[in-house]
Model confidence (mean pLDDT): 85 of 100.
The part of an RNA shown here (small-subunit ribosomal RNA, 5' domain) has 541 nucleotides and comes from an uncultured bacterium.
The RNAcentral record of the full RNA draws on ENA and SILVA.
Context: one part of a larger RNA
RNA sequence: GACGAACGCUGGCGGCGUGCUUAACACAUGCAAGUCGAACGGAGGAUUUAUUUCGGUAGAUCCUUAGUGGCGAACGGGUGAGUAACGCGUGGGCAAUCUGCCCUUCAGAUGGGGACAACAUCCCGAAAGGGGUGCUAAUACCGAAUACGAUCCUUCCACCGCAUGGAGGAAGGAUGAAAGAUGGCCUCUAUUUAUAAGCUAUCGCUGAAGGAUGAGCCUGCGUCUGAUUAGCUAGUUGGUGGGGUAACGGCCUACCAAGGCGAUGAUCAGUAGCCGGUCUGAGAGGAUGAACGGCCACAUUGGGACUGAGACACGGCCCAAACUCCUACGGGAGGCAGCAGUGGGGAAUAUUCCGCAAUGGACGAAAGUCUGACGGAGCAACGCCGCGUGAGUGAUGAAGGUUUUCGGACUGUAAAGCUCUGUUGUUUAGGACGAAAGUGCCUGUUGCGAACAGUUACAGGUAUUGACGGUACUGAACGAGGAAGCCACGGCUAACUACGUGCCAGCAGCCGCGGUAAUACGUAAGUGGCAAGCGUUGUCC
Numbered sequence: 001g002a003c004g005a006a007c008g009c010u011g012g013c014g015g016c017g018u019g020c021u022u023a024a025c026a027c028a029u030g031c032a033a034g035u036c037g038a039a040c041g042g043a044g045g046a047u048u049u050a051u052u053u054c055g056g057u058a059g060a061u062c063c064u065u066a067g068u069g070g071c072g073a074a075c076g077g078g079u080g081a082g083u084a085a086c087g088c089g090u091g092g093g094c095a096a097u098c099u100g101c102c103c104u105u106c107a108g109a110u111g112g113g114g115a116c117a118a119c120a121u122c123c124c125g126a127a128a129g130g131g132g133u134g135c136u137a138a139u140a141c142c143g144a145a146u147a148c149g150a151u152c153c154u155u156c157c158a159c160c161g162c163a164u165g166g167a168g169g170a171a172g173g174a175u176g177a178a179a180g181a182u183g184g185c186c187u188c189u190a191u192u193u194a195u196a197a198g199c200u201a202u203c204g205c206u207g208a209a210g211g212a213u214g215a216g217c218c219u220g221c222g223u224c225u226g227a228u229u230a231g232c233u234a235g236u237u238g239g240u241g242g243g244g245u246a247a248c249g250g251c252c253u254a255c256c257a258a259g260g261c262g263a264u265g266a267u268c269a270g271u272a273g274c275c276g277g278u279c280u281g282a283g284a285g286g287a288u289g290a291a292c293g294g295c296c297a298c299a300u301u302g303g304g305a306c307u308g309a310g311a312c313a314c315g316g317c318c319c320a321a322a323c324u325c326c327u328a329c330g331g332g333a334g335g336c337a338g339c340a341g342u343g344g345g346g347a348a349u350a351u352u353c354c355g356c357a358a359u360g361g362a363c364g365a366a367a368g369u370c371u372g373a374c375g376g377a378g379c380a381a382c383g384c385c386g387c388g389u390g391a392g393u394g395a396u397g398a399a400g401g402u403u404u405u406c407g408g409a410c411u412g413u414a415a416a417g418c419u420c421u422g423u424u425g426u427u428u429a430g431g432a433c434g435a436a437a438g439u440g441c442c443u444g445u446u447g448c449g450a451a452c453a454g455u456u457a458c459a460g461g462u463a464u465u466g467a468c469g470g471u472a473c474u475g476a477a478c479g480a481g482g483a484a485g486c487c488a489c490g491g492c493u494a495a496c497u498a499c500g501u502g503c504c505a506g507c508a509g510c511c512g513c514g515g516u517a518a519u520a521c522g523u524a525a526g527u528g529g530c531a532a533g534c535g536u537u538g539u540c541c
Base pairs, nucleotide, nucleotide: 001540002539003538005537006536007535008534009533012387013386014385015384016383017382018380019379020345025343026342027341029340030339031338034071035070036069039068040067042065043064044063045062046061047060048059049058050057051056078298079297080296087223088222089221090220091219092218093217094216097215098214102211103210104209105208106207107206108205110144112142113141119134120133121132122131123130124129150175151174152173153172154171155170156169157168159166160165180203181202182201183200184199185198189196190195191194224270225269226268231261232260233259236258237257238256239255240254241253242252243251273295274294275293276292277288278287279286280285300321301320302319303318304317323334324333325332326331351377353376354375355374359373360371361370362369363368390420391419392418393417400411401410402409403408424482425478426477427476428475429474430473434468438464439463440462441461442460443459444458445457447455448454485530486529487528488527489526490511491510492509497524498523499522500521506513507512
């Protein structure tokens, strides 16, 4: 000098930050991942039309949504246990790779089928839940057709690379796709002359190429301590065949060879997430890895795969284990290292708050819904920065206090008094920025279109949206009023006297003080230093 600090005394305000370093200990309760009815069939409700035997039935529109289906849930948020490793950092490589959504381009979207939820009904179970039968839709599922690309096989051509080889062209063969929805219109087609199977716009669907983004893998170098750890290794090291993967590879397997690593420290043991950075230092260096950002690993412990573009998946599944809870004893349920919060541990670390208004994310055509991410507020002098606790004047140098050589000296312009100010405070009045998008309505331009219908895109006008918060800020009134402490004073080290005590009580970072005149203990007055803080302790340089 520094700190995610703690402790003691003290404590006015604001801004910006920070806040379980210990038990990766156990967790009550609430919330933290949903969304889409413009994919689908139902169910419920409201309004309305037609009909009616006045019970209803059929249709249309709107609202809600359990289920099927799609996308998301692999992001975002937490923690640092493990890991000394291609984990991280840095530089290369993949002629050994994948990539949903997004962008660009090319091509396509033909025609069929059978189910299963929901629902109805029956049954089992205390519950969690499960079973049988029957019905049904789809952008769910399964065949068929087609195949510009693509993949594979055969043949041929020419080119390139250091290389296992790469990229390209031609011919033939084989394999494998798809899904519709919504709005509008009646020109074309069809008919029932106002509809869709037609046309049109938007959003989607399928195959392929390229891009972007993200990910996977390989590798040079660097990355703590111990030799009181010296030898380690059998899928071990390499080869061949096979398998597996998106992909290379002992990644796995069969056979063959006997290799591979090591004093330039293998193996073993201990410790540890790594970095950008942070602290310190003139630097070299040393220490450190809280907050913020990047990467990694983990999600009660251990193991496993499924789904998927992506996981071997914190708030998914299965198995085992420990623990907790429910039970009708047959069986079930759970996982805060998400945000709050509780117990425990500890010197020690906060609210079971408000809001989706902003930014970002998921879904949706959109309105919008969800979002403990985030934006805010609350608590804490925990840190940094700023402000205040008054300003001017005022000598009878008042009183009081301390001291004294009894003359005085100091406190001290300090106070009082007088004249002011109003930061802050209290009361009161006004009162933001953060909001622009999106969407609705109106207008215009432009594109598609046969169209004066419709609609994409763009522009303008108008309406609408604030948790914080009646906050910041501004005006007025009142009134010096409500706002100073802590440590030290022997030397180092700025700052001294008196009394008490008497090697006692005590102090102390080092030297050392104290045994009757203690500037070193305790108290008082004075002084010095810093100041809403000041000291102490701990740790690092």